[in-house]
């Protein structure tokens, strides 16, 4: 990197290094940023996906656990792009559902 599957409107920031970008990619929007972006490091924190303990006949069940393995800590995955439905002031707008793409976990070839 690929496949399968679950989840994605909750939650959680300070310091040091760094020095101009960043919010995955591209288009559109919006936003963050020299009152210091990305990245790296330290510390702090959040969270039950796995693990572990207990309950249960069992469940894709429940409760607990953050001394274990990951993950995460601006904004809904920041919004949007494709399709369907509804609605209206109708090429526009708004709402809902789905898809695509992505992120993370677990499993797999």
């Nucleotide at each position: 990197g690929c496949c399968u599957u679950a989840u994605c409107a909750u939650g959680a920031g300070c310091g040091g290094c760094g020095g101009a970008g960043g919010a995955a990619a591209c288009g559109g929007g919006u936003c963050c940023u020299g009152u210091g972006a990305a990245g790296c490091c330290g510390c702090g924190g959040c969270a039950a996906c796995c693990g572990c303990a207990c309950c249960g006949a069992a469940a894709g069940g429940g409760u607990g656990u953050a001394u274990g393995g990951u993950g995460c800590c601006a904004a809904a995955u920041c919004c949007u792009g494709c399709g369907g439905c509804g609605u209206a002031u109708a090429u526009u707008g708004c709402g809902c559902c789905g898809g695509a793409a992505g992120a993370u976990g677990a499993g797999g070839a």